[in-house]
RNA sequence: UCUAUCAGCCGGCUAUCGUUCCGAUGUAAAUCGGAAAGGAAAGUCCGGACAGCAAAGGGCAACACACCGGUUAAUCGCCGGCUUCCGAUUUUAUUGGAAAGAGACAGUGCCACAGAAAAUAACUGUCCCGCCUUCGGCAGGAUGAGGGUGAAAAUGUGAGGUAAGAGCUCACGGUUUUGAUUGGUAACAAUCAUUACGGGUAAACCUUGUGUGCUGUAAUGCCACGUAUAUCAGCGUUUGAGGGCGGCUCGUCCAAUUUCGGUUUACCGAAAACGUUGAAGGGUAGGCAGCAAGAUUGUGUUAGUAAUAACACAGCUAGAUAAAUGAUGGCCGUCCCGAUUUAUCGGGAUAACAGAAUCCGGCUUAUGGCUGAUAGAAUUU
Repeated sequence: UCUAUCAGCCGGCUAUCGUUCCGAUGUAAAUCGGAAAGGAAAGUCCGGACAGCAAAGGGCAACACACCGGUUAAUCGCCGGCUUCCGAUUUUAUUGGAAAGAGACAGUGCCACAGAAAAUAACUGUCCCGCCUUCGGCAGGAUGAGGGUGAAAAUGUGAGGUAAGAGCUCACGGUUUUGAUUGGUAACAAUCAUUACGGGUAAACCUUGUGUGCUGUAAUGCCACGUAUAUCAGCGUUUGAGGGCGGCUCGUCCAAUUUCGGUUUACCGAAAACGUUGAAGGGUAGGCAGCAAGAUUGUGUUAGUAAUAACACAGCUAGAUAAAUGAUGGCCGUCCCGAUUUAUCGGGAUAACAGAAUCCGGCUUAUGGCUGAUAGAAUUU
């Protein structure tokens, strides 16, 4: 000097005028005081607060998660650690990054092409034995060390042994099963012994374990005005229609009547009323609340590796409803250009991405400038 990652900031004060809201005074008009769009307000992705569904259980399906511990309102996320893998360097070791990190001995699939064979191996080769046209060939048997193919082919090296070979035997290793001891809250690590050595893949189906109501501020509640206390159809009225926290199902809860006639145990019919499902039609589209004091902001102390927590003191910082939060001038800050030995002076700009709509914690995406930290590369004095 450049690149990458992470963090912070991107304006402040004042004057005049203007817009919206809050508070005080005032009969009112109005006056005075205060406040007013971001680090992502975007996406509507994840988690919640809050509101409604009267109360509310089981099973199945569906969906989500999956190393250990901590933190938080949180199933989101964050912090720390362990294991595996990939880099860099000064390669004993230090350091950066990633993980969709339970199970392959419950089962079913898949591993192209090449190759003899991709999980019940025998192409070449080696050895034994027999035959022949004898330095080679054919047939049979054994083998899996050497070679080939491939991303991957029966655990690695060395020695012995064998007809030739092979964990066949031994020694030292690797991965793995189980146990003991030590350390750690734990995941796990070290040591010793022991089991197995025909793989990989579950970001394939699946299995195991744990967990999960739905809708969403156009939620929801209230007031005013107005209409049609109307009409049609189906089913039903305790022998239960229909409805109730997502789908199905079991269970459970709520849930609406009298009269008359026939028949005479019981039931059947009619009328009106009521309940419920649906159809068609009529009225309304106004206002208030929800609405911003919060899982809130700042500073300090204590505890903790940290994320974070507790305590103390101080503070209030938009609330619109077609949608306000602006313009101009001056000073300061910051940036750019020029001059200047430095100090400094002059001029210009306020930047890229971009504007709150119930609120909060995250994640993702967009993006220019400055500052700081970490890592790497290059070069020069």
Model confidence (mean pLDDT): 76 of 100. A computed fold for a 381-nucleotide RNA from Ferruginibacter sp., annotated as Bacterial RNase P class A. A source record names the gene rnpB. Of the family's consensus pairs, 97% are formed in the model. Rfam family: Bacterial RNase P class A. It is annotated as a ribozyme.